The part of an RNA shown here (large-subunit ribosomal RNA, domain I) has 538 nucleotides and comes from a Bacteroidota bacterium. NCBI's taxonomy places the organism under Bacteria, Pseudomonadati, Bacteroidota. It matches the Rfam family "Bacterial large subunit ribosomal RNA".
Context: one part of a larger RNA
RNA sequence: GGCACAUGGAGGAUGCCUUGGCUCUCAAAGGCGAUGAAGGACGUGAUAAGCUGCGAAAAGCUCCGGGUAGAUGCAAAUAAUCUUUAAUCCGGAGAUCUCCGAAUAGGUCAACCUUGUAUCCUGAAGGGAUACAAUCCCGAUGUAAAUCGGGAAGCAAACCCAGGGAACUGAAACAUCUAAGUACCUGGAGGAAGAGAAAACAAUAGUGAUUCCCUAAGUAGUGGCGAGCGAACGGGGAACAGCCCAAACCGCAAUUGUUACGGCAAAUGCGGGGUUGUAGGACUGCAAUAUGAGUCAACAUUUAAGCUGAAGCUUCUGGAAAGCUGAACCAUAGAGGGUGAUAGUCCCGUAAGCGUAUCGAUGUUGAUAAUAGCAGGAUCCUGAGUACCGCGAGGUCGGUGAAGCCUUGUGGGAAUCUGCCGGCACCAUCCGGUAAGGCUAAAUACUUCUGAGAGACCGAUAGUGAACCAGUACUGUGAAGGAAAGGUGAAAAGAACCGCGAACAGCGGAGUGAAAUAGACCCUGAAACCAUGUGCCU
Numbered sequence: 001g002g003c004a005c006a007u008g009g010a011g012g013a014u015g016c017c018u019u020g021g022c023u024c025u026c027a028a029a030g031g032c033g034a035u036g037a038a039g040g041a042c043g044u045g046a047u048a049a050g051c052u053g054c055g056a057a058a059a060g061c062u063c064c065g066g067g068u069a070g071a072u073g074c075a076a077a078u079a080a081u082c083u084u085u086a087a088u089c090c091g092g093a094g095a096u097c098u099c100c101g102a103a104u105a106g107g108u109c110a111a112c113c114u115u116g117u118a119u120c121c122u123g124a125a126g127g128g129a130u131a132c133a134a135u136c137c138c139g140a141u142g143u144a145a146a147u148c149g150g151g152a153a154g155c156a157a158a159c160c161c162a163g164g165g166a167a168c169u170g171a172a173a174c175a176u177c178u179a180a181g182u183a184c185c186u187g188g189a190g191g192a193a194g195a196g197a198a199a200a201c202a203a204u205a206g207u208g209a210u211u212c213c214c215u216a217a218g219u220a221g222u223g224g225c226g227a228g229c230g231a232a233c234g235g236g237g238a239a240c241a242g243c244c245c246a247a248a249c250c251g252c253a254a255u256u257g258u259u260a261c262g263g264c265a266a267a268u269g270c271g272g273g274g275u276u277g278u279a280g281g282a283c284u285g286c287a288a289u290a291u292g293a294g295u296c297a298a299c300a301u302u303u304a305a306g307c308u309g310a311a312g313c314u315u316c317u318g319g320a321a322a323g324c325u326g327a328a329c330c331a332u333a334g335a336g337g338g339u340g341a342u343a344g345u346c347c348c349g350u351a352a353g354c355g356u357a358u359c360g361a362u363g364u365u366g367a368u369a370a371u372a373g374c375a376g377g378a379u380c381c382u383g384a385g386u387a388c389c390g391c392g393a394g395g396u397c398g399g400u401g402a403a404g405c406c407u408u409g410u411g412g413g414a415a416u417c418u419g420c421c422g423g424c425a426c427c428a429u430c431c432g433g434u435a436a437g438g439c440u441a442a443a444u445a446c447u448u449c450u451g452a453g454a455g456a457c458c459g460a461u462a463g464u465g466a467a468c469c470a471g472u473a474c475u476g477u478g479a480a481g482g483a484a485a486g487g488u489g490a491a492a493a494g495a496a497c498c499g500c501g502a503a504c505a506g507c508g509g510a511g512u513g514a515a516a517u518a519g520a521c522c523c524u525g526a527a528a529c530c531a532u533g534u535g536c537c538u
Base pairs, nucleotide, nucleotide: 001537002536003535004534005533006532007531008530009529015523016487017486020458021457022455023454024453025452026451027450029447030446031155032154039100040099041098042055043054044053046078050074051073061094062093063092064091065090066089070082071081072080105114106113107112115133116132117131118130119129120128121127122126135152136151137150138149139148140147141146159190160188161187162186163185164184170177174224200207201206211238212237213236214235215234221229222228242439243438244437245383249272250271251270252269253268255266256265257264258263277417279382280381281380282379283376284375285374286373289372290371291370294368295367296366297365298364299363300362301361302360306354307353308352313326316323328345329344330334336348337347338346388412389411390410391409392408393407394406395405398424419434420433421432422431423430474481475480494522497509498508499507500506
């Protein structure tokens, strides 16, 4: 020096575990904010660095309800206290709530500085206390200036609507095309949003608002007919709900014009009336009790903390019994968790039942706003820079095509129910509808947050970046990037005392414990790597 075996060190794999995650289901909720939010700064404890809570009334104050023997958070110890005159704790309602922040008296390098007005304190100067003082929009008053009242702003995970709107990529290059109306930016809203009661589809038969799902169907189509893109009718389901204006006509008000001062006319505002395609309404004549999505009231159910809640002993092993043994019991409860190993009957619970303040939700009943008929056919009304047409674009399955339909930038520009629009150029017949005003629940989308539960999901290099004081430490001027890090034991019983030592290092005894090679660098403790001992070989 090599090999082998043994014993260690070092290291932290593996196994086991789970406080944490991930993905869902059902329900609930779907906002907070000038009555100052979200998020922070600084304070606040007997002692107090951090976290949590709270705000100069500061780990808290008041009231109501629950609850019952201990309590003063994480978090041990000491001190000082509280508590059956009911504390701590749990639920609900209220009070307080510094400073910054939309931040709003002005400023500002956020958590700071400096003013004005009114009232008050202080003898003056100076200082102090309380309240108010930003901007924009709408309304009222006002000649105006201004004053008063109401509203907005900012934040928030996704979902939704609208205004803008890429490129990489694919086409095996690339330009039409695709990616894609995606990503992203901006604005806006709601618990959903948007859409919505036919100027719709269909086809000689009919359907009857919208939305969503399955299908039709990868069909018809479209397409450098390439890559690709890709409907609808019809059928089956979910859910169902329909309405209101404008106008004609009538009335009132004040204004303007005109006047023979009797009025008349115009436009404006308000009220009645009226709302549709077998056309309807106005107008002129006739007649009377059903629906009900809004609002209010009453009642019922539900809803907080919480309450009751069955049934077990024993032998053996063991540190410990829930294991094993013996013979029992309960069960509308043998879900689950804990307890010194594996417990229906030890504990918390579970099944079942009970409980109720405020707010809310649901249902029922009642009241109320509102709605609703018959006949006549002369006159009047039925949404205008609109329909439609030319040109240019976009949408649709449709890329200009034979290209309708819908939207509209631009130029022209109607009709008035004997009207007008559509049925994929256009024309005729036939059929369907009634544009140019508006509202509308449900079925649908999503989950920051709350409750209950589930998993052929993970188990600490996994699962969230984060099981642990993590969006932390740290990096970067900044936007931003972004970790590592879990496990003693059943119980701290966490090693009194002695010795070695410079020692609050580290060891050896002693002691605890089932175990200390479980000793805090603490379960198990692989390998690389490093030693020691023994044997063999060189």